[in-house]
RNA sequence: CUCAUCCAGAGGGGUUGAGGGACACGGCCCGAUGACACCCCGGCAACCACCGUGCGGACUUCAGAGACGAGGCCGCGCCGGCUGGUGCCAAUUCCGUCCUAGAUCGCAGAUCGCGACGACUAGGAAAGAUGAG
Numbered sequence: 001c002u003c004a005u006c007c008a009g010a011g012g013g014g015u016u017g018a019g020g021g022a023c024a025c026g027g028c029c030c031g032a033u034g035a036c037a038c039c040c041c042g043g044c045a046a047c048c049a050c051c052g053u054g055c056g057g058a059c060u061u062c063a064g065a066g067a068c069g070a071g072g073c074c075g076c077g078c079c080g081g082c083u084g085g086u087g088c089c090a091a092u093u094c095c096g097u098c099c100u101a102g103a104u105c106g107c108a109g110a111u112c113g114c115g116a117c118g119a120c121u122a123g124g125a126a127a128g129a130u131g132a133g
Stems, first nucleotide, its partner, number of pairs: 001133006011041005019030003024097004042089003047085003050081003053077005061070002093127001098124005104116004
């Protein structure tokens, strides 16, 4: 830099001792009943690899008169295992910020509208995280 995913899931112990939830602001939470971090154990999940399995495809080999069949290869899967490499285990990536649409509000007004938008709803972006390359 590119691609995919990010509303699901999964906690005990030990060490430490004051902040922490990526960054800025705002909100809301967690935290001396010890958070965050680190270590150990346990677990969740299934991104990649591997093994198996179902379907499809092209080709080769083997056997065969042929169809069919067997093995290997490739692709796909809301299929499985969870062996290996990661990851993760408060809150949607805790929520908002930027854009669009709706809703709402203000103005004009009945043919089309213009503007605002702190608070509401939906979608997207940005940033970030993880994996693969």